[in-house]
RNA sequence: GCGGAGCUAGUGUAGUCUGGCCCAUCAUACCACCCUGUCACGGUGGUAACCCGGGUUCAAAUCCCGGGCUCCGCG
Numbered sequence: 001g002c003g004g005a006g007c008u009a010g011u012g013u014a015g016u017c018u019g020g021c022c023c024a025u026c027a028u029a030c031c032a033c034c035c036u037g038u039c040a041c042g043g044u045g046g047u048a049a050c051c052c053g054g055g056u057u058c059a060a061a062u063c064c065c066g067g068g069c070u071c072c073g074c075g
Base pairs, nucleotide, nucleotide: 001074002073003072004071005070006069007068010028011027012026020058029047030046031045032044033043034042051067052066053065054064055063
């Protein structure tokens, strides 16, 4: 340099193919409360995310273009 895959809460992840309401899913972490003689376990609630910019569209995490970063392959 060329080709391919990926990027979503603190961490891991579903959703993208086939755009659509409502508060973007689940686990974990953290916080509060309940439970318990205490801790742990368990229960309830809460905090927190679509890599960046632009385009298409009534509507974009999802489609298109450019950029960044990570990984794999080729040279």
Predicted 3D model of a 75-nucleotide RNA (transfer RNA) from Candidatus Nanohalobium constans. The prediction has a mean pLDDT of 81. Taxonomically the source falls in Candidatus Nanohalobium (Archaea, Nanobdellati, Candidatus Nanohalarchaeota, Candidatus Nanohalobiales).